[in-house]
Molecule: FMN riboswitch aptamer (RFN element)
RNA sequence: AUAAUUCUUUGAGGGUAGGUGAAAUUCCUCACCGGUGGUAUAGCCCACAAACGCCGCAAAUCUUUAUACGGCGCCGAGCAAGCGAAAUUCUUGCGCCGACGGUACAGUCCGGAUAGGAAAAGGAUGAU
Numbered sequence: 001a002u003a004a005u006u007c008u009u010u011g012a013g014g015g016u017a018g019g020u021g022a023a024a025u026u027c028c029u030c031a032c033c034g035g036u037g038g039u040a041u042a043g044c045c046c047a048c049a050a051a052c053g054c055c056g057c058a059a060a061u062c063u064u065u066a067u068a069c070g071g072c073g074c075c076g077a078g079c080a081a082g083c084g085a086a087a088u089u090c091u092u093g094c095g096c097c098g099a100c101g102g103u104a105c106a107g108u109c110c111g112g113a114u115a116g117g118a119a120a121a122g123g124a125u126g127a128u
Stems, first nucleotide, its partner, number of pairs: 001128002004125007015030001017029003031108002033098002035048004043096002052073005078094005100111003
């Protein structure tokens, strides 16, 4: 230094605005936010995670169930011009998107969630 095993830590932001209304941080107006890896610097290119759906199922349990775990599925949105060797990533302009449950219809409120997790950083072991 490299691959392997293992441990620890880290690992999502955003409305105290105005209007209507009996009631809305949900509608209308305005404002604001952007996980991880790749790649010329990316919410909207490629991939991943979470969420959601279905199936299987250990332990526990009288039974039920399907919480852990595993598998499969699903999973939003960008164009134009400019510079350049290279950018749907930079600059300028104009746009667009955002799980599930609750509630006057929610990316921003409350909840599952003191959860889970892509991944990142550091340590240890022994091998070459």